Predicted 3D model of a 458-nucleotide part of an RNA (small-subunit ribosomal RNA, 3' major domain) from an uncultured organism. Its mean pLDDT, the model's own confidence on a scale to 100, is 81. RNAcentral holds the full RNA, with entries from ENA, Greengenes and SILVA.

[in-house]
Context: one part of a larger RNA
RNA sequence: UGACGGGGGCCCGCACAAGCGGUGGAGCAUGUGGUUUAAUUCGAAGCAACGCGCAGAACCUUACCAACCCUUGACAUCUGGAUCGCGGUUUUCCGAGAGGAAUUCCUUCAGUUCGGCUGGACCCAAGACAGGUGCUGCAUGGCUGUCGUCAGCUCGUGUCGUGAGAUGUUCGGUUAAGUCCGGCAACGAGCGCAACCCACACCCUUAGUUGCCAGCAGUUCGGCUGGGCACUCUAGGGGAACUGCCCGUGAUAAGCGGGAGGAAGGUGUGGAUGACGUCAAGUCCUCAUGGCCCUUACGGGUUGGGCUACACACGUGCUACAAUGGUGGUGACAAUGGGGUAAUCCCCAAAAACCAUCUCAGUUCGGAUUGUCGUCUGCAACUCGACGGCAUGAAGUCGGAAUCGCUAGUAAUCGCGUAACAGCAUGACGCGGUGAAUACGUUCCCGGGCAUUGUACA
Numbered sequence: 001u002g003a004c005g006g007g008g009g010c011c012c013g014c015a016c017a018a019g020c021g022g023u024g025g026a027g028c029a030u031g032u033g034g035u036u037u038a039a040u041u042c043g044a045a046g047c048a049a050c051g052c053g054c055a056g057a058a059c060c061u062u063a064c065c066a067a068c069c070c071u072u073g074a075c076a077u078c079u080g081g082a083u084c085g086c087g088g089u090u091u092u093c094c095g096a097g098a099g100g101a102a103u104u105c106c107u108u109c110a111g112u113u114c115g116g117c118u119g120g121a122c123c124c125a126a127g128a129c130a131g132g133u134g135c136u137g138c139a140u141g142g143c144u145g146u147c148g149u150c151a152g153c154u155c156g157u158g159u160c161g162u163g164a165g166a167u168g169u170u171c172g173g174u175u176a177a178g179u180c181c182g183g184c185a186a187c188g189a190g191c192g193c194a195a196c197c198c199a200c201a202c203c204c205u206u207a208g209u210u211g212c213c214a215g216c217a218g219u220u221c222g223g224c225u226g227g228g229c230a231c232u233c234u235a236g237g238g239g240a241a242c243u244g245c246c247c248g249u250g251a252u253a254a255g256c257g258g259g260a261g262g263a264a265g266g267u268g269u270g271g272a273u274g275a276c277g278u279c280a281a282g283u284c285c286u287c288a289u290g291g292c293c294c295u296u297a298c299g300g301g302u303u304g305g306g307c308u309a310c311a312c313a314c315g316u317g318c319u320a321c322a323a324u325g326g327u328g329g330u331g332a333c334a335a336u337g338g339g340g341u342a343a344u345c346c347c348c349a350a351a352a353a354c355c356a357u358c359u360c361a362g363u364u365c366g367g368a369u370u371g372u373c374g375u376c377u378g379c380a381a382c383u384c385g386a387c388g389g390c391a392u393g394a395a396g397u398c399g400g401a402a403u404c405g406c407u408a409g410u411a412a413u414c415g416c417g418u419a420a421c422a423g424c425a426u427g428a429c430g431c432g433g434u435g436a437a438u439a440c441g442u443u444c445c446c447g448g449g450c451a452u453u454g455u456a457c458a
Stems, first nucleotide, its partner, number of pairs: 001458002003455003007452001009450005015442002019406005026319008034310002042053002064305007073129001077128003080124002083121002087106002091102004109119003131294002134292003140288002142283003145279001147277001152191006158167003171182003197271004202239007211229001216226003242265001245259005321399001325358006337347003365396001370391007412434007
């Protein structure tokens, strides 16, 4: 100087408390461990691995296994030789296919000094080489997580100290903040904080193939037509919030408490933004790359299988256990986004509300499981897809110890859209509808910051 303390002090954070809803019990979905297997490819491992890489494993993907094939190779450059098109297409045989053997038709490259001379294409041979999702993330780049959007981390000059170092950065207030004010052997500065950026909320303006009977006319009653940009809206520009004003408080400061005006008030709300560093954190399976290793195989192709197994254990979710509900009927109102062009057309809600019924039961709750019949996608749904009809109707009556999320348009609840995708969503990322409760407070648990103290630690 740090680090540590079941040392004390001050201060923060959904950290506790106060509340609301869950997980842990059930069934299923999904990931992981374990076990099994020819193979169940590999990685991720407390927080910060476990609906994670995977924005989508029937084949492909695919890296794994079995079998069958290839060896200058599926791909790149170079050398030598041969061919002149390349390419598309028909049929037959062997084969699981890859591939091998034969065959029909269409088409008949460009330049040219007319020399296979140049380019281009394919084939053959040999070798330089290709290739490797093989190893090492403890050789690395790049990217990422985490402490943590925590308020810290440093430097120059000066001063102090023999020196390591200290000072500044400590102190008194204050703040979300090393934020600001005051003081001080310090004075300044940098990276962070804040602001500058984006979106939302209010107003003005510019522009009207959406909107409007707002005002007029017609009307098949549909902004449908004429007509018009006032309003809604859309998307460009601008304004608006600064403790600016008032009162109190404070040191006359920084600020704090209250008030006015205002769409919005003290960081308005949300996002983007992540200092010096820590964890030899993660990734050589995105990519790049040193070294090592394989080279008729640890490379390449194909068919089939596996990644989907199942005494079990854990994580994350979905659906429930019902009457604040289930079922049937009636019945409105969104936003994001997508569709090749399209504010115009299409895809477009559910909960809510109203009526009827069920009357506390393993039930008209719950829907697993199984049988059967179908639909769709796809060369192909056996291993192993999704969905629908009929039948079947399991566990489950609110969950032990323990544990998680959330402070407002939030939690809870309801549906909708998108990416990837032939098909496949309870996942992910977005969108809107309905819409709460509680916070006395900081003693305690967890994490963090500041100064201080102790130390047989570095």